[in-house]
This is a predicted structure of a 74-nucleotide RNA (Fluoride riboswitch aptamer (crcB RNA motif)) from Humibacter albus DSM 18994.
Taxonomically the source falls in Humibacter albus (Bacteria, Bacillati, Microbacteriaceae, Humibacter).
The model forms 100% of the base pairs in the Rfam consensus.
RNA sequence: UGAUCGAACGGCGAUGGAUCCCGCCGGGGCGCCGAUGCCUGAACCGCACCAACGCUGAUGGUUCCUACCCCCUU
Numbered sequence: 001u002g003a004u005c006g007a008a009c010g011g012c013g014a015u016g017g018a019u020c021c022c023g024c025c026g027g028g029g030c031g032c033c034g035a036u037g038c039c040u041g042a043a044c045c046g047c048a049c050c051a052a053c054g055c056u057g058a059u060g061g062u063u064c065c066u067a068c069c070c071c072c073u074u
Stems, first nucleotide, its partner, number of pairs: 009026005016065003020061002027040004046055002
């Protein structure tokens, strides 16, 4: 100096919020040279259909809350 592994941290997992768990991504440039900022990249963005049109689901999984839908009772 580089690579790999582990830990920590950040981000992501088709419609809102939270706990816990699981999985995935985490690289580059400018500025600063203290912090901060800007640009860009990754993980991610359901199904069907030539098109029109249509369909399921608020979880990645669990539980709870909120919204929507169906049925029953009062």

Its mean pLDDT, the model's own confidence on a scale to 100, is 77. The sequence was found by an Rfam model in a public genome assembly.